[in-house]
Formats: sequence, structure tokens, C1' cells
RNA sequence: UGAGUGUGUAGAGGUGCGGAAUGAUAUGAGUCCUUUUCUGGAGACUGGCAGUCUGUGAAGGAAAAUAAAAGGAUCUUCCGCCGAAGCGUAGAACAAUGCCAACGGAACUAUGCUGGGUCGGUUUUGAAUAAGAAUCGAACUGCCACAUGAUAAAUUUGUGGAGCGCUCGCAUCAG
Repeated sequence: UGAGUGUGUAGAGGUGCGGAAUGAUAUGAGUCCUUUUCUGGAGACUGGCAGUCUGUGAAGGAAAAUAAAAGGAUCUUCCGCCGAAGCGUAGAACAAUGCCAACGGAACUAUGCUGGGUCGGUUUUGAAUAAGAAUCGAACUGCCACAUGAUAAAUUUGUGGAGCGCUCGCAUCAG
């Protein structure tokens, strides 16, 4: 000196990532449920089985009374961090109910993708124009390589690449 190898409980990207609180606030919502009256006239309870209710009036519709909650969001505080974390596929197992199945839920293993946030389009979840997820695009931003202008150095412009990366320290190898 190096696009070398290994190692580190080291460090950087910034509107940076994730989690917690029986915290506060708004939304959810004058909505669901429940009760009464009128109408309605045979079904309703998720898909199947079973079961229950129902002409002593089912579903649906209207009015009145009463009247929530969860998830998600914002703020505050605290914690863990920089593959932080998220998503896809597969696996086995847990839990939920009268039983089975489906949807959904939290966690684990293997594997693949994504440097990061912002804005916009489409799809989807959602009460929602909030927010999330996927995908596409745009500029921005950090790192590295190459080229380029300038400078004592830091840096300008352009192209490209990916986090199993980059910087720093230590050890080792090679010249």
C1' cells in the first nucleotide's frame, strides 16, 4: 500500500427503524347490541352437520329510548437498535367454536427480495379523504467504484452498483 482474509458488545445514513404504557386526546358513533311501537308475512343464526328461535309473527324496512367496544391514528414518556426492520413462499405446531372447514391471530424454522425516507398512480385492508401492505414511477439522500473539474485537503459533475454493503480499530496474508 491493498475492491485481500478473519474478527469487534466499535460507528455513520435521518422527517431513520421497531416495541411498550391497562397514559392522554380525537375518531370509530349517536354506529353495533338491547327494549318498545308500526309495517312485513317465512325464514334467520357465516360454509356444511347438529342444534336453537320463529304464524304467541322470521328476515327486511321505519320511528323512539338507551347506548358501547376493538383495531387503527396523534401527542407525551420510556426501552431496544442501524437488516435497524418489512414483505413473499414453504413447514410444523398453538389458540379461537357444539363439531369440521374457511378467513383471521401471535410465535418458531428454512429460504428469497428490499440501502433509506418523501411524493404521486394502481390494487388491497380499513368507518375513513387517516394510516398500513404490494407494485410502478419521480426527484432527493447516504455509502462504494470509475471518470471528470477544482483545491493544500474537504469537494463539482456524470455513470453504475448493492446492506452477506460501507467507515473505523485489531490480527493475519501478499507486494